[in-house]
RNA sequence: AACACAUGCAAGUCUAACGGGGUUGUUUAUUUCAGUAAACACCGAGUGGCAAACGGGUGAGUAACGCGUAAACAAUCUACCUUCAAGAUGGGGACCACACUUCAAAAGGGGUGCUAAUACCAAAUGAAUGUAAGACUAUCGGAUGAAACACUUACUAAAGGAGGCCUCUGACAUAAGCUUCCGCUUGAAUAUGAUCUUGCGUCUGAUUACCUAGUUGGUGAAGGUAAAGGCCCACCACGGCCACAAUCAGUAACCGGUCUGAGAGGAUGAACGGCCACAUUGUUACUGAUACACGGCCCAGACUCCUACAGGAGGCAACAGUGGGGAAUCUUCCGCAAUGGGGGAAACCCUGAUGCAACGACGCCGCGAGAACUAUGAAGUAUUUCCGUAUGUAAAGCUCUAUCAGCAGGGAACAAAAUGACAGUACCUGACUAAGAACCCCCGGCUAACUACGUGCCAACAUCCGCGGUAAUACUUAUGGGGCAAGCGUUAUCCGGAUUUACUGCGAGUAAAGGGAGCGUAUACGAUAUGGCAAGCCAGAUGUCAAAUCCCGGUGCUCAACCCCGGUACUGCAUUUGAAACUGUCAGGCUAGAGUGUCGGAGAGGAAAGCGGAAUUACUAGUGUAGCGGUGAAAUGCGUAGAUAUUAGGAGGAACACCAGUGGCGAAGUCGGCUUUCUGGACGAUGACUGACGUUGAGGCUCGAAAGCGUGUGGAGCAAACAGGAUUAGAUACCCUGGUAGUCCACGCCGUAAACGAUGAAUACUAGGUGUCGGGUGGCAAAGCCAUUCGGUGACGCAGCAAAGGCAAUAAGUAUUCCUCGUGGGGAGUUCGUUAGCAAGAAUGAUACUCAAAGGAAUUGACGGGGAGCCGCACAAGCGGUGGAGCAUGUGGUUUAAUUCGAAGCAACGGGAAGAUCCUUAGCAAAUCUUGUCAUCCGUAUGACCGGGAGUUAUCCGUCCCUUUCUUUCGGGACAGGGGAGACAGGUGGUGCAUGGUUGUUGUCAGCUUGUGUUGUGAGAUGUUGGGUUAAGUUCCGCAACGAGCGCAACCCCUAUCCUUAGUAGCCAGUGGUCCGGCCGGGCACUCUGAGGAGACUGCCAGGGAUAACCUGGAGGAAGGCGGGGAUGACGUCAAAUCAUCAUGCCCCUUAUGAUUUGGGCUACACACGUGCUACAAUGGGGUAAACAAAGGGAAGCGAAUCCGCGAGGGUGGGCAAAUCUCAAAAAUAACGUCCCAGUUCGGAUUGCAGUCUGCAACUCGAGUGCACGAAGCUGGAAUCGCUAGUAAUCGCGGAUCAGAAUGCCGCGGUGAAUACGUUCCCGGGUCUUGUACACACCGCCCGUCACACCAUGGGAGUCAGUAACGCCCGAAGUCAGUGACCUAACCGCAAGGGAGGAGCUUCCGAAGGCGGGACCG
Repeated sequence: AACACAUGCAAGUCUAACGGGGUUGUUUAUUUCAGUAAACACCGAGUGGCAAACGGGUGAGUAACGCGUAAACAAUCUACCUUCAAGAUGGGGACCACACUUCAAAAGGGGUGCUAAUACCAAAUGAAUGUAAGACUAUCGGAUGAAACACUUACUAAAGGAGGCCUCUGACAUAAGCUUCCGCUUGAAUAUGAUCUUGCGUCUGAUUACCUAGUUGGUGAAGGUAAAGGCCCACCACGGCCACAAUCAGUAACCGGUCUGAGAGGAUGAACGGCCACAUUGUUACUGAUACACGGCCCAGACUCCUACAGGAGGCAACAGUGGGGAAUCUUCCGCAAUGGGGGAAACCCUGAUGCAACGACGCCGCGAGAACUAUGAAGUAUUUCCGUAUGUAAAGCUCUAUCAGCAGGGAACAAAAUGACAGUACCUGACUAAGAACCCCCGGCUAACUACGUGCCAACAUCCGCGGUAAUACUUAUGGGGCAAGCGUUAUCCGGAUUUACUGCGAGUAAAGGGAGCGUAUACGAUAUGGCAAGCCAGAUGUCAAAUCCCGGUGCUCAACCCCGGUACUGCAUUUGAAACUGUCAGGCUAGAGUGUCGGAGAGGAAAGCGGAAUUACUAGUGUAGCGGUGAAAUGCGUAGAUAUUAGGAGGAACACCAGUGGCGAAGUCGGCUUUCUGGACGAUGACUGACGUUGAGGCUCGAAAGCGUGUGGAGCAAACAGGAUUAGAUACCCUGGUAGUCCACGCCGUAAACGAUGAAUACUAGGUGUCGGGUGGCAAAGCCAUUCGGUGACGCAGCAAAGGCAAUAAGUAUUCCUCGUGGGGAGUUCGUUAGCAAGAAUGAUACUCAAAGGAAUUGACGGGGAGCCGCACAAGCGGUGGAGCAUGUGGUUUAAUUCGAAGCAACGGGAAGAUCCUUAGCAAAUCUUGUCAUCCGUAUGACCGGGAGUUAUCCGUCCCUUUCUUUCGGGACAGGGGAGACAGGUGGUGCAUGGUUGUUGUCAGCUUGUGUUGUGAGAUGUUGGGUUAAGUUCCGCAACGAGCGCAACCCCUAUCCUUAGUAGCCAGUGGUCCGGCCGGGCACUCUGAGGAGACUGCCAGGGAUAACCUGGAGGAAGGCGGGGAUGACGUCAAAUCAUCAUGCCCCUUAUGAUUUGGGCUACACACGUGCUACAAUGGGGUAAACAAAGGGAAGCGAAUCCGCGAGGGUGGGCAAAUCUCAAAAAUAACGUCCCAGUUCGGAUUGCAGUCUGCAACUCGAGUGCACGAAGCUGGAAUCGCUAGUAAUCGCGGAUCAGAAUGCCGCGGUGAAUACGUUCCCGGGUCUUGUACACACCGCCCGUCACACCAUGGGAGUCAGUAACGCCCGAAGUCAGUGACCUAACCGCAAGGGAGGAGCUUCCGAAGGCGGGACCG
């Protein structure tokens, strides 16, 4: 990639313009058989004419009168065609071709000679309505001007050709004449085409604001052109364009139209049509009616090719085609048959224009791939709860049909006579076979359509949201389904949706957005009554708005797409006629806007000068003595050289207490002691004056807090920087002690602030009541009150507005005018550039890149080292512990073949486990079994199996002995174990993040919800909040709420009192007996037992309180305000715990991850932690002899009494399935005596010996007993736990589990305290409120540096390209001009020569090139 091009072809034609030539054909003549000549026809280079400026291609350049539209030429040209008028006379000299010769590789030339014309040249014409110049005036025009009839002077033309007739002749030819046609010359008039000029319109950038020197205008009857013109030249003047956007930079051919859109618009400029520009790049002219010429010339540059190296040739952005580039775009076809074009008198020739065909589903349109019947619902496939379901009448089967394609036959129109590339095409007919003809996308939502396998945050998907981490309707595949269909989906682009640049049609208090404020220029807008004009506006008419397209109605291809015909329309522009309301303009008026005058009061308005007192500080002097100062606490600091304190004095600087007030003034910034001077503005009253003078305000100018800067004063206090002391992990901070710039003044700069009411200025209108400041009016009984009015300044509130919170006459309401500003977040108010500044910094102000949000207002929660209020052994007040020691037990860690698993802050750790020597047991080692220990089903043989004994083994297996089922219709059946096959069993294997169930925790905290109603755009709110009260969302009152539910409470159990009832195995008051034991008779009064009742409800009184709820106190009562204790656990939270209690989905193992057995392990041991026991002693230890419970257990059991043993225990065994018997002794306690403060008569670990019990078994690894040994430990650091009354503490007793094995657990009773002022603090939990950038919710969110890795980019000493200009140099071709000593056919001349020209040279201009300094850009 307007990149380079091989090859072929795309523009020729005319012999009726001309002469010469060629040979082919025919004829004639001649001579002769070889030729020659002529005529006709044909071919054909050259001279000549016309065409080649059309047609065809492309869009590089161009932001321009290039294009579009409407005009103008009184400033123009126009070949061929048409009409009209007139003419066409007589001459001349050459040059191609050709011949000869010559140079050269070629292309191509040179010389000599001959020659024709419709080629060329001069002359003639009484040729003019032509050209040029001049004079003149009816008439016309908006105008420079145009112009009729007449007039003067000068100048300017031409070409022949063909056919026919006629005269001359015997005939041909020639010549003359006539005639027809085609040409030629001049003029006039059309038509057509073209040039030039003008109004309006025509992209982006101001980070392009100034540009311009032939530039702007004039003069020169200048030059030049078809023609106006700085188009060009000389001279003169200093002009011209621009904020209504010049210049510069970037991009781009423009339009009719096309796509989209409801429209307005936006985007676009393929095909078809109009116009422009270009033809390898850049300049130039020639020819011609027209070109500065795509297939012409000259020159320069680049490139390609040929070469004999001297030199030459070329231009596909024509048609095909090639290479290249690219995501991507075709045949080196047929024909001039048609429609056109060029030439010609014509025949005809040429035509890659054009007509056709080929290729491409690229688009639009139409058609097809079959139709009817058919259930055994076949097979296959998919799925499944294994029954079935889906594919599905779908297939197969049977009966039909033939559009398309294929075969055969016929066969057009396009051409009115000939001529058909298309084409044997369209179309018609016949026979023939369901055959040859369906894909693509999708199935999570948007969006129509679902299941299974595989995969396992991998691979992948995905517009967006998002999906995928082992049960994926989202990935891949399959079945099925949905959509569309010769197409379907993706990608790219444009419009729409987007009112998301808003003209139609948005906004700016808080979401982005009001300039810091004023004055004022341009602009925009503008009060009232009247008259004129007619620019806008409105109406009619005329011209134009090409055709095609769009729309409507028709017509032709079988329909349609498509073509054709007709009609609307093209909303625009121009001309003309009218109208006069509104805008505009002109004129003279008016006073309500605005301003001026007069009178009056208010004010921290501004500038300058002067004055004043209080306070701080330093200084001087006095008194006085040891500290002062400062802080959360301190220290630095000051002080015996006399501080702080106090008294007096003078000094200096700065600021002005009280008054003082959402009070006042000012445009804003801002302004505060008092007095004087100068000065600005607002307000009220009055209604004298002017007469719209107004509003806004881009640029511009002025003012503008604090900090900062410059120069110079000043400097008391305060105080950045700095120093020191503290705090801290650090502390370049907060706190303290000091302290310099600065703060103050004068002059100058800076020009910004959360410069805020986050609300631009002006005008008008739109309910109210209320406070305050300044002024006025009216009334009354007047230091006042009431009513009213103008101007400011507040707080409420209606309508309305608003996303809401809110605003609401001082609007964020309703309207109008003008200015400024916004258009997702970040990058960034940054970079670059520019402007002003001394600087600091300010103003203007982006891109790349990146994210899917950022933001506003409000809601519900959660959270806060926010607030209010309440509760809890939460703290405090107490008592006793843990943490130190030894031991027990659990956990971590380590070790091990294994030390099975699980639990992990509270809410794991004496918890699962109410009890591991084997078993349990799940882990390890070794060995054994494989349909299995166990369940169901099948078939087989048998009659057993079980059990007992012997021997053997670690167990199992195997062996021997004993033993040998039931029923029957006799076929068999039932049952049992053995062996067999397969379905299956089995798994304490995984996942508690797939689950059920159960449980913990928040928490026995007081909460959690709902119906209806109301309210809010909505999320939501209300109820449930508020004032009281309670243990309590308990309850009372109030309230836009009224009710209800789950929770609280109550109902249930135990316990405290009494009554009734019943008394055995319980009890014994009274009575009798007795072996003296409630033992017996007897009794049921009491204790007690167990069944039923009573009792307590703020019921009564007083006080408080809203007379309520309720609280405080009291009486009575066994008990008083929930009497004490238990059971009882709302909605939810923690993906809390448990797949190892159990159940269970999915996954996994199946001679093993299943089952059995033995042994060992769960009991290890440097260590760390939790929970406990025993102690450290005298409130104690030990001894002796004495007293008082409750609640429980007991048959594979509790076991009395008695005997033996020091004892654990053993022997024997009464009684008891229990209010009867038994475990069973309660212990602390009390009494007596002993120990005497010690590592002990404390403490008992550890160890040795001996012995007991359980159990197959006590080694690893049990619990007791006796004797002996006698460790640590003398009250426990930081820290931390429990408990509020029959509680803590202390003392024993029992039970479950269990053969045996508690310091643990669950229960029981005995003795029996202390303290609570209180709610500031710690922890936890409710309620209300507040803030929030949190919502997996503070264990949240989130900022920055650093380290490492990766990606992209910038700066950088420099270096290398490019673009458009400028200055100078050189200067090709070429035009005009000058010159022309050299040269020359036509005319004149006898000649010389003249006239007219040329080559050459030269000036100006001039492309490319060179040099140079800048600009821009990569």
This is a predicted structure of a 1418-nucleotide RNA (small-subunit ribosomal RNA) from an uncultured organism. The prediction has a mean pLDDT of 82. Its Rfam family is "Bacterial small subunit ribosomal RNA".